[in-house]
Context: one part of a larger RNA
RNA sequence: UCCGUGUCAAGGAAUUCGGCAAAUUACUCCCGUAACUUUGGGAAAAGGGAGCCCUCUGGAGCGCAAGUUUUAGAGGGGGCACAAAAAUGAUCUAAUCGACUGUUUAACUAAAACACAGGUAUGUGCAAACCCGCAAGGGGACGUAUACAUACUGACGUCUGCCCAAUGCCAGAAUAUUACGGAAAGGAGUGAAGUGAGCUUCGGCUCAUCAGCUUCCGACCUAAGUACUGGUGAAUGGCGGCUGUAACCCUGACGGUCCUAAGGUAGCGAAAUUCCUCGGUGCUUGAUAGGCAUCCUGCACGAAAGACGUAACGAGUUAGAUACUGUCUUGACACGGAGCUCG
Numbered sequence: 001u002c003c004g005u006g007u008c009a010a011g012g013a014a015u016u017c018g019g020c021a022a023a024u025u026a027c028u029c030c031c032g033u034a035a036c037u038u039u040g041g042g043a044a045a046a047g048g049g050a051g052c053c054c055u056c057u058g059g060a061g062c063g064c065a066a067g068u069u070u071u072a073g074a075g076g077g078g079g080c081a082c083a084a085a086a087a088u089g090a091u092c093u094a095a096u097c098g099a100c101u102g103u104u105u106a107a108c109u110a111a112a113a114c115a116c117a118g119g120u121a122u123g124u125g126c127a128a129a130c131c132c133g134c135a136a137g138g139g140g141a142c143g144u145a146u147a148c149a150u151a152c153u154g155a156c157g158u159c160u161g162c163c164c165a166a167u168g169c170c171a172g173a174a175u176a177u178u179a180c181g182g183a184a185a186g187g188a189g190u191g192a193a194g195u196g197a198g199c200u201u202c203g204g205c206u207c208a209u210c211a212g213c214u215u216c217c218g219a220c221c222u223a224a225g226u227a228c229u230g231g232u233g234a235a236u237g238g239c240g241g242c243u244g245u246a247a248c249c250c251u252g253a254c255g256g257u258c259c260u261a262a263g264g265u266a267g268c269g270a271a272a273u274u275c276c277u278c279g280g281u282g283c284u285u286g287a288u289a290g291g292c293a294u295c296c297u298g299c300a301c302g303a304a305a306g307a308c309g310u311a312a313c314g315a316g317u318u319a320g321a322u323a324c325u326g327u328c329u330u331g332a333c334a335c336g337g338a339g340c341u342c343g
C1' cells in the first nucleotide's frame, strides 16, 4: 500500500450522476394515528410510553390439599448500559409509468416490457371453424354459440368524436370484360386406288380433286374474379390553408375565399411526446439547466397501436424533507489476512 472488519472529537450529504455504501430503525404490551379511499383499506401510518431484581397488597384459572399458572396496583434496590447477546421495518411528502399477485433476457438489462381479470370485433351450426399430418388419422372435444378459434385493448371510474375518397373485408347481381373446355365456317399439307384435264416415245408422266387423315385459325357458348352498386372504423388508415373584422393597443365571438372523403371533438398539454428551450410565471434553494403547480405559442398529444383520472400495490423512475451516519471536511486508531523472504 491492498483486501476484510471495528471505533471516533466538531460538523452532518458539504461527497456523489445519484445518500452508492454505511449508519439509523427493529421485539412485546399500552396510548395514539392524517390526507385520500373502490369503505376493504391507507396503518406497524406518523408519534409517544413501559420492560431487570426484591418486598407487599389484591384479582383470575387449575387442584381435595400442598401448590402451580397468570394478571393489576403500591413501595424499594443495583448497574455506564434492563427487548443488556443473537435474530430483528428507517420514516414521510409530491409526481410519472404500470391497476393489482404473477412472468422474463440460466451467465451484463426484472422494467414502464410480457401476462392478467375485464372490454370489443370477426369467424364457426358440428363430419364446426381453426391447427398438426403426403395420407390414414389426431387435436379442437368425448366440448356444442353462456362453446371454441383469431385479432386488438388491458382492473375500476368518466368516456371513446368526424371521414367509406384510397386500401381491406362483407353483401349484391343487371350489364361489360374474361380462362380451361366445347365448337360452325375457313386455310394449309397429304391424297394409294378412283375421277377429271393436259402431254405422251403408248410404257407412262404432270396437274387438279371428292372422301379420309394431319394441322392452323376460329364466329359463337362459357365460371369465379375485375369493372359496377351498396355497406363497414374497438378494419389498414386520415382528421387543411389564405384573408378581413370590436369605441387606444392586442385578440378575434363574426365574415369572405380556395381545397378536401372529412378537416382533430371531449380530455390532456414544454409531456417517457416541445426543435426553438435553460419557453413565461409562481413555489422549492444562499445559489437549481432539476422538481412541482400554472399558462398554451401542441416543430411533431388525442380518444381500445385507446384518452383522461384513480384508492391499493412496486427490489420501477424523478424531486423534496426528518432521522441517521467516516459519503465528505480530514484524517486517525485497532484487529485479521495479503504484499516481502524461504519452501
Base pairs, nucleotide, nucleotide: 001338002337003336004335005334006333007332008331010329011328014327019324027051028050029049030048031047036041038155052077053076054075055074056073057072058071059070060069061068062067078082090322091321092320093319094318095317096316097314098313102114103113118153119152120151121150122149123148124147130139131138132137156309157308158307159306161239162238163237166236167235168232169231170230171229172228175227176226177225181221182220186216187215188214189213190212194209195208196207197206198205199204240258241257242256243255244254267301268298279295280294281293282292283291284290
RNAcentral holds the full RNA, with entries from ENA. Predicted 3D model of a 343-nucleotide part of an RNA (large-subunit ribosomal RNA, domain IV) from a Candidatus Dojkabacteria bacterium. The prediction has a mean pLDDT of 86. The source organism's lineage runs through Bacteria, Bacteria candidate phyla and Candidatus Dojkabacteria.